[in-house]
RNA sequence: ACUGACAAAGGCAAAGCCAUCGAAAGAUGGCGACGCAAAACUUCCGGUCUACGGGCAGGAAACCUAAGACAGCGGGGUUACCGGUU
Repeated sequence: ACUGACAAAGGCAAAGCCAUCGAAAGAUGGCGACGCAAAACUUCCGGUCUACGGGCAGGAAACCUAAGACAGCGGGGUUACCGGUU
């Protein structure tokens, strides 16, 4: 530098359940393993989800809205363990 084996060392942990936080999406911790070779980090681009607040009015519904959320939706960027090949 390239690469990822029905292998090895080590690692992560979906759904679900419990607790806590949050208006929600969802997050964190525990149990748990569907999977993962970057399932490590990062919202830069696209996408998706939510709608407390705002648009908004006397009140409400519906609708719109990200400054919220998802990195285990895709792409980009950054960094790294082990094995193999050179």

Model confidence (mean pLDDT): 86 of 100.
c-di-GMP-I-GGC riboswitch aptamer from an uncultured Gammaproteobacteria bacterium, 86 nucleotides, folded computationally.
The sequence was found by an Rfam model in a public genome assembly.
Rfam family: c-di-GMP-I-GGC riboswitch aptamer. Gene Ontology term of the family: cyclic-di-GMP binding.